[in-house]
RNA sequence: GGGCCGUUAGCUCAGUGGUAGAGCAUCUGCCUUUUAAGCAGAGGGUCGGAGGUUCGAUCCCUCCACGGCCUACCA
Numbered sequence: 001g002g003g004c005c006g007u008u009a010g011c012u013c014a015g016u017g018g019u020a021g022a023g024c025a026u027c028u029g030c031c032u033u034u035u036a037a038g039c040a041g042a043g044g045g046u047c048g049g050a051g052g053u054u055c056g057a058u059c060c061c062u063c064c065a066c067g068g069c070c071u072a073c074c075a
Stems, first nucleotide, its partner, number of pairs: 001071007010024004018055001026042005048064005
């Protein structure tokens, strides 16, 4: 340099055109002598950035950034 994959909640991930979700974590309540465990509920998101297509984009297209894997060249 080239190719492929990934970037979504604090963490790990799902969702793949039509109102953004789960588990864990956090907070509150219940339970418990207390803690842990268990039960119920709540908060938490510019879906990496910019542009384009579309009535409508997390999803499709282009560019960029970051990370991972493979590969070529130089030394």
Predicted 3D model of a 75-nucleotide RNA (transfer RNA) from a Candidatus Bipolaricaulota bacterium. NCBI's taxonomy places the organism under Bacteria, Bacteria candidate phyla, Candidatus Bipolaricaulota. Its Rfam family is "tRNA". By type it is a transfer RNA. The sequence was found in a public genome assembly.